[in-house]
């Protein structure tokens, strides 16, 4: 110098007017005034949690969802650390990474065969024909065809073909036998564990698929800030209390007077719509240090206060200077994934080239 692999950080600057929202101070008010005012993702609404209101003895069924192992954490599907498989010379990066011997179901196309075991082309051996060449005429070799049987080496399909390599071995082959490797099962050492050393021992099973159905083990009540909750014009129904109200209909057997009910009036609770308040924003809060852990993270101390709106603010215009500015805007909050982003910086490593 090139090239790349991890991790963080920035997201136009400054000034000026003029607005908008939220506020602290004064002030009876109007109003003026300190101070703050999007984000790394505020997104997507995928996860998980706090706060609310509903529902719930306890157990199972059913349906979700996680899924190596060990730690973090309010809680995870999320992090960290570790293991085992893959990928890369390498820093690194990637994994739905539990069961396939509990039971069904698939396994297209090619291929002889795709899960039962079989045999296209090839090897072989035995028979039998036939052809050619030899002949000592007995019959020998060679080759081609049929049958009958061995064989899983080899080629040949395929995503995958019944363990893999090489050496014996054999008519010709085969875990047929043997050495390494792989596997399956016992012991034993190591580690919390996943797992990982290594011993012996068995020729070696039922190939693949669980982001097919299933199992197994574990875990999940429901709905959301338009959740809920306060305050209260109006209206419907409704309660109690009182009436000097009684036209009407029922009821005290039949009329009367009276009394009860419906019934009318008021007055009050209650109701709860408009509209208003609260929930709302201080918090699993930032940041600086120290402690303990590899590390995610805990703990301790000191500073800081950082939108909180409800048609709903965070704008507009000029100067100016640059490296010409991407991706995009809170609407209960919080951890997280994920997905969008113009450029640009820091640090840590890793590979190649050349000089020294």
């Nucleotide at each position: 110098g090139g090239a790349g692999u991890c991790g963080g950080c920035c997201a136009g600057g400054c000034a000026a007017u003029c607005g908008c929202c939220c506020g602290u101070g004064c002030g009876c008010a109007a109003g003026c005034u300190a101070g703050g005012g999007a984000g790394g993702a505020a997104a997507g609404u995928c996860c998980g949690g706090g706060c609310u209101c509903c529902a719930a003895a306890g157990g199972g069924u059913a349906g979700g969802g996680u899924g190596c192992c060990a730690g973090g954490u309010a809680a995870c599907g999320c992090c960290u650390g570790g293991g085992a498989g893959g990928c890369g010379c390498g820093a690194g990066c990637c994994u739905a990474c539990g069961g396939a011997a509990a039971g069904u179901g698939c396994a297209g196309c090619a291929g002889a065969a795709a899960a039962u075991a079989u045999a296209c082309c090839g090897c072989c051996u035995g028979u039998u024909u036939u052809u050619u060449c030899a002949u000592u005429c007995g019959u020998g070799a060679a080759g081609g065809g049929g049958c009958a049987g061995g064989u899983a080496a080899g080629g040949g399909u395929g995503a995958a073909a019944u363990g893999g390599u090489g050496c014996g071995g054999u008519a010709a082959g085969a875990g047929c036998g043997c050495a390494c490797c792989g596997c399956g099962c016992g012991g034993c050492c190591g580690g919390u564990a996943a797992c990982g050393g290594g011993c012996g021992u068995g020729g070696c099973a039922g190939u693949g698929u669980a982001a097919a159905c299933c199992c197994c083990a574990c875990u999940c009540g429901g709905a959301g800030c338009a959740a809920g909750a306060c305050c209260a014009a109006a209206u419907a129904g409704g309660a109690a209390u009182c009436c000097g109200c009684u036209a009407a209909u029922c009821g005290c057997g039949a009329c009367c007077c009276g009394c009860g009910a419906u019934g009318g009036g008021a007055u009050u609770c209650g109701g709860g719509u408009a509209g208003g308040u609260c929930g709302c924003u201080a918090u699993a809060g930032g940041u600086g240090c120290c402690u303990g852990g590899c590390g995610a993270c805990a703990g301790g101390u000191a500073u800081c206060a950082c939108a909180g709106a409800u048609g709903a603010a965070u704008g507009a215009u000029u100067g100016u200077c640059c490296a010409c500015g991407a991706c995009a805007g809170a609407a209960c909050c919080c951890g997280g994934c994920u997905u969008a982003c113009c450029g640009g910086c820091c640090g840590a490593c890793u590979c190649c080239u050349a000089c020294u």
Molecule: Bacterial RNase P class A
Organism: K189A clade bacterium